[in-house]
């Protein structure tokens, strides 16, 4: 550089729950809390779930990247 990820250093992120707060929801923020995580950083770009409308097909409506892929980007270096 490109894999790779330690019972390693420094740090970093926060599920579930709980209070406030945005919203029709799904779900976002924010403070608290840690299940977890080596991309759990970032991009809804293709699949999935999920919500809203709608009798249905659907819908240049939304939402989730802590569902899986892609793309981009990044600390650290033991095997």
């Nucleotide at each position: 550089u490109a894999c790779c990820g330690a019972a390693a250093a420094c740090g970093g992120c926060a599920a579930a729950c709980u209070c406030g707060u945005c919203g029709c929801a799904a779900g976002g923020c924010g403070a608290g809390g840690a299940c977890g995580c080596a991309a759990a950083g970032u991009c809804a770009u293709g699949g999935g779930u999920c919500c809203a409308c709608a009798g249905g097909c659907g819908u240049c409506g939304g939402a989730u990247c802590g569902c899986c892929a892609g793309a981009c980007u990044a600390c650290c270096g033991a095997a």
c-di-GMP-I riboswitch aptamer from a Clostridia bacterium, 79 nucleotides, folded computationally.
It was read from a public genome assembly, where an Rfam model found it.